Record summary: The RNA shown here (Fluoride riboswitch aptamer (crcB RNA motif)) has 63 nucleotides and comes from a Deltaproteobacteria bacterium.
RNA sequence: AUGGAAGCAGGCGAUGGAGUUCGCCGUGAACCGCCCGAACGGGCUGAUGACUCCUGGUCGUGG
Numbered sequence: 001a002u003g004g005a006a007g008c009a010g011g012c013g014a015u016g017g018a019g020u021u022c023g024c025c026g027u028g029a030a031c032c033g034c035c036c037g038a039a040c041g042g043g044c045u046g047a048u049g050a051c052u053c054c055u056g057g058u059c060g061u062g063g
Stems, first nucleotide, its partner, number of pairs: 010025004016054006033044004
């Protein structure tokens, strides 16, 4: 100097934040929900990947 392997920082897991944990990517990256439809378009759910919480939003009931 060149090549290879492993790994770190960091990022991501369809709407904000915290802790733990799992997975993916690690930069021309991972990721960017579901259903119907050839397309135009139409419809539906969820603040989590998972667990425990905070906050926000919506609906209902009571005072």
The coordinates come from a structure-prediction model, not an experiment, and the mean pLDDT is 75.